[in-house]
Context: one part of a larger RNA
RNA sequence: CUCUCGUUAAGUAACUCGGCAUAAUAGCCCCGUAACUUCGGAAGAAGGGGUGCCCCAUUAACGUAAUGGUGUACAACCAAAGCGUGAAGGGGUUGCAGUGAAGUGGCUCUGGCGACUGUUUAACAAAAACACAGGACUCUGCUAAAAUCGAAAGAUGAUGUAUAGAGUCUGACGCCUGCCCGGUGCUGGAAGGUUAAGGAGAGAAGUCAUCCUCCGUAAGGGGGAGAAGCUUUGAACCGAAGCCCCAGUAAACGGCGGCCGUAACUAUAACGGUCCUAAGGUAGCGAAAUUCCUUGUCGGGUAAGUUCCGACCUGCACGAAUGGCGUAACGAUCAGAGCGCUGUCUCAACGAGAGACUCG
Numbered sequence: 001c002u003c004u005c006g007u008u009a010a011g012u013a014a015c016u017c018g019g020c021a022u023a024a025u026a027g028c029c030c031c032g033u034a035a036c037u038u039c040g041g042a043a044g045a046a047g048g049g050g051u052g053c054c055c056c057a058u059u060a061a062c063g064u065a066a067u068g069g070u071g072u073a074c075a076a077c078c079a080a081a082g083c084g085u086g087a088a089g090g091g092g093u094u095g096c097a098g099u100g101a102a103g104u105g106g107c108u109c110u111g112g113c114g115a116c117u118g119u120u121u122a123a124c125a126a127a128a129a130c131a132c133a134g135g136a137c138u139c140u141g142c143u144a145a146a147a148u149c150g151a152a153a154g155a156u157g158a159u160g161u162a163u164a165g166a167g168u169c170u171g172a173c174g175c176c177u178g179c180c181c182g183g184u185g186c187u188g189g190a191a192g193g194u195u196a197a198g199g200a201g202a203g204a205a206g207u208c209a210u211c212c213u214c215c216g217u218a219a220g221g222g223g224g225a226g227a228a229g230c231u232u233u234g235a236a237c238c239g240a241a242g243c244c245c246c247a248g249u250a251a252a253c254g255g256c257g258g259c260c261g262u263a264a265c266u267a268u269a270a271c272g273g274u275c276c277u278a279a280g281g282u283a284g285c286g287a288a289a290u291u292c293c294u295u296g297u298c299g300g301g302u303a304a305g306u307u308c309c310g311a312c313c314u315g316c317a318c319g320a321a322u323g324g325c326g327u328a329a330c331g332a333u334c335a336g337a338g339c340g341c342u343g344u345c346u347c348a349a350c351g352a353g354a355g356a357c358u359c360g
Stems, first nucleotide, its partner, number of pairs: 001355008010346002014344001019341001027051005036041001038172001052093005061085004067079004094098001106339007113331002118130002134170007147156003173326004178256003183253002185249005192244003198238002203233005210225006257275005284318001285315001296312005
């Protein structure tokens, strides 16, 4: 010097990102216990007092009960030895100290988030994330549901049947959940437009029997026309869903304005004008887990507060099941404050053990 412990004057968070860590609290009995509340809780709230041993004393009381008695009775009742549990009180006594060691809650106030118990990143994250009961929407009527796995057979769903099953969102409870269907999606509609395969087959082209013509004595050769058939191609016309189209639907995906003027101080604008839109953000909340400017401004708490609490509203860029706002209880959650307590600190010291170090 390092590690693990023990003790510490005075102060007591001045330490630090932050009381991290330490200390403190602690069992049992009695007294006592607030706001708030879903009336269950909160609550071991908080805050106090007691606690050993001996005697009264084989204590009171309670439990059990051999046995005896009454009784027809092994029921019931009466008496009751023994055994067990065991206060409260009075007196005495001892130590620094009696839950004498070990083990064994620190407490309170305020707020954010999530209702809660649960679950999770095995080995850096336990949370405000996931789940949850509850709510809602959509699909599904069953020989073979919808959905899912599987080339298929088949299987799950389910030996279930809409109070069932599946998918998606929200997330106890309370009060609520506004406007927009123009876009995208979904559902319904079928008049019209567009439209595939297929049908249809006007025609077109190739080939060709044959015919015409030219050259040639002939054999043969060149050119032209060309039926049927075959081959290739092919217009009109007929032709479903879909799309266009017409409606509905937002607890479907989503969206929810700008400029100008105006009141007898000023300021502000209940009011008016105008442009645009599918509709222009309602209730509630708001410098917020959201606020850039920003340590906004005011108030509270401190001697002093970029955090915290209460307001204001100028919401860069809250907002209603991608839920809004509250909320008792709960939380190894996050933020702020206080009491107690302490070597966290002022500021370090001493001691013990194990290392390090020296010698062997």
This is a predicted structure of a 360-nucleotide part of an RNA (large-subunit ribosomal RNA, domain IV) from a Candidatus Omnitrophota bacterium.
Rfam family: Bacterial large subunit ribosomal RNA.
Its mean pLDDT, the model's own confidence on a scale to 100, is 86.
The RNAcentral record of the full RNA draws on ENA.